[in-house]
Context: one part of a larger RNA
Molecule: large-subunit ribosomal RNA, domain I
Organism: Candidatus Microgenomatia bacterium
RNA sequence: AAUGCCAUUAAUGGAUGCCUAGGCAAUGAUGACCGAGGAAGGACGCACACGGCGGCGAUACUCGUCGGGGAGGGGCCACGACCCUUUGAUCCGGCGGUCUCCGAAUGGGGCAACCCACCAGCUUGUCUGGUAGCCUGCAGUAAACAUUAGUCGUAAGACUAUAAUAGCUGUUGAGCUGGGAACGGCGUGAACUGAAACAUCUUAGUAGCGCCAGGAAUAUAAAUCAUAUGAGAUUCCGUCAGUAGCGGUGAGCGAAAGCGGAACAGUCUAAACCACUUUAUGUGGGGUUGUAGGGCAGACGAUAUGUGAUGAAGUAUAGAUAGCAGAAGGACUCGGAAUAGUCCUCCAAAGAACGUGAAAGACGUGUAUGCGAAAUAUAUACUUCCGCUAGUUUGUACCUAAGUACCAUGGAGCACGAUAAACUCUGUGGGAAUCCGGGUCGACCACGAUCCAAGACUAAAUAUCAGCAUUGACCGAUAGUGAACUAGUACCGCGAGGGAAAGGUGAAAAGCACCCCGGGAGGGGGAUGAAAUAGAACUGAAAUUAAUGGCUA
Numbered sequence: 001a002a003u004g005c006c007a008u009u010a011a012u013g014g015a016u017g018c019c020u021a022g023g024c025a026a027u028g029a030u031g032a033c034c035g036a037g038g039a040a041g042g043a044c045g046c047a048c049a050c051g052g053c054g055g056c057g058a059u060a061c062u063c064g065u066c067g068g069g070g071a072g073g074g075g076c077c078a079c080g081a082c083c084c085u086u087u088g089a090u091c092c093g094g095c096g097g098u099c100u101c102c103g104a105a106u107g108g109g110g111c112a113a114c115c116c117a118c119c120a121g122c123u124u125g126u127c128u129g130g131u132a133g134c135c136u137g138c139a140g141u142a143a144a145c146a147u148u149a150g151u152c153g154u155a156a157g158a159c160u161a162u163a164a165u166a167g168c169u170g171u172u173g174a175g176c177u178g179g180g181a182a183c184g185g186c187g188u189g190a191a192c193u194g195a196a197a198c199a200u201c202u203u204a205g206u207a208g209c210g211c212c213a214g215g216a217a218u219a220u221a222a223a224u225c226a227u228a229u230g231a232g233a234u235u236c237c238g239u240c241a242g243u244a245g246c247g248g249u250g251a252g253c254g255a256a257a258g259c260g261g262a263a264c265a266g267u268c269u270a271a272a273c274c275a276c277u278u279u280a281u282g283u284g285g286g287g288u289u290g291u292a293g294g295g296c297a298g299a300c301g302a303u304a305u306g307u308g309a310u311g312a313a314g315u316a317u318a319g320a321u322a323g324c325a326g327a328a329g330g331a332c333u334c335g336g337a338a339u340a341g342u343c344c345u346c347c348a349a350a351g352a353a354c355g356u357g358a359a360a361g362a363c364g365u366g367u368a369u370g371c372g373a374a375a376u377a378u379a380u381a382c383u384u385c386c387g388c389u390a391g392u393u394u395g396u397a398c399c400u401a402a403g404u405a406c407c408a409u410g411g412a413g414c415a416c417g418a419u420a421a422a423c424u425c426u427g428u429g430g431g432a433a434u435c436c437g438g439g440u441c442g443a444c445c446a447c448g449a450u451c452c453a454a455g456a457c458u459a460a461a462u463a464u465c466a467g468c469a470u471u472g473a474c475c476g477a478u479a480g481u482g483a484a485c486u487a488g489u490a491c492c493g494c495g496a497g498g499g500a501a502a503g504g505u506g507a508a509a510a511g512c513a514c515c516c517c518g519g520g521a522g523g524g525g526g527a528u529g530a531a532a533u534a535g536a537a538c539u540g541a542a543a544u545u546a547a548u549g550g551c552u553a
Base pairs, nucleotide, nucleotide: 004551005550006549007548008547009546010545011544017538018504019503022475023474024472025471026470027469028468030466031465032464033179034178041102042101043100044057045056046055048080051077052076053075054061063096064095065094066093067092068091072084073083074082107116108115109114117131118130119129120128121127122125132177133176134175135173137171138170139169140168141167148161149160150159151158152157183214184212185211186210187209188208194201198248224231225230235262236261237260238259239258245253246252266457267456268455269401273285274284275283276282277280290435292400293399294398295396296395297394298393299392300391306388307387308386311385312384313383314382315381316380317379318378320376321375323371324370325369329344330343331342332341333340345362346361347351353365354364355363406430407429408428409427410426411425412424413423416442437452438451439450440449441448491498492497514525515524516523517522
């Protein structure tokens, strides 16, 4: 002496602490499709006023009506101006009106939110309405080929006529189209992976893709299972059971009956036969099953009882979509402020919670409890209309779902990989029986048991989501959603797509009048405030920087 060390005061920075406006997870009850009557999603507009968000649609921050409500209001950022309102506004709820342009988008076109038309109408306009395709029904019109008839021709064939049909035209229907996070059904269908390699196998009928539907969907009323006792549609849960089995008998895959629960509900056609008619794929009656049933012919017998998942009307009740009532406290002290402390007191079917200038049962919103709907939709119950509901027996052998069952073969599904492989589905080929019939009971046969295929429908229990309510040994701004803020925004990418950062003055803006320096920025006084080192943002750590003082030769 410092480019060192120590300290102080500042600066920078945004950790930490506290907070929550937003998230996450679960439970409960409730609700669950929208769309040509133009959806979902958007573009562009609409206010006194520039922009964003939200709302709305040329009737554009709104219109009508029916209810609620009762003093302020004209959404938020967000002031200002000008208005509205006890003649009841704003606001909340029900039902309506309007609802530009694009979008299935539908008059034609198109580079979405634009361009260009035609027809009809009248109020002649920058007007209103109509003009897409497909399906269904109805009406009109109507070919070619073929048919039939005739004529000509030796014949081939030619010509004429002909019912119809395709097609076309018009019309009809709350018909279809497009959308929907997840859930569902059907179709199609991987690979990485595992097997410590890999091929059968596994991953997995998963992901993806396609079609279609609903508030749920699928399935569903035994040609089922059982086994010598019997059960009695389906779906879902628990168990059975990691069992029986399957399996390069590797890796792995993996039931069912039964039992215990949730919830419970059963019905309608085809045919025989009869009647009718427009004579056809017709309509009505009849009939619907396995201890077989039905039809037809005959005999005997009753004149009731139940039931409904259908729609309509009505009544009642319940909850939903606005709401209403709702107990009980003062003084003093410190303080900027009382919810704190002290003293005295009260309510409690209410001492949940949040807010209020610090910590409130008695200040506010509420809470316990009680009450409430003109309108709309829903559920349940009842009533009426409406649908269904009668047997027993004898005979007869008319009916009881056909390219079906079944077989062969190629595949698939069944926990079951061709296996002794039944059962179910299916491509190709073949192809029954008809109640003295047929299927199943894990090859097959016998006996026995059991059921009745080849038509259809069917709530609930189940899955998922949404808003609402409640809860949390869930997060607290690098956490929790990607998003507490103009967030699927800014920004990136031709595009599919990717995708942030960013919270906190104070109780209240009381957001610094006025003066001084300065071009301004800013600063100094001063004022407000409890505090201004709370001054444009709480607190304000560390790295780092500066100034000042000190230490060390």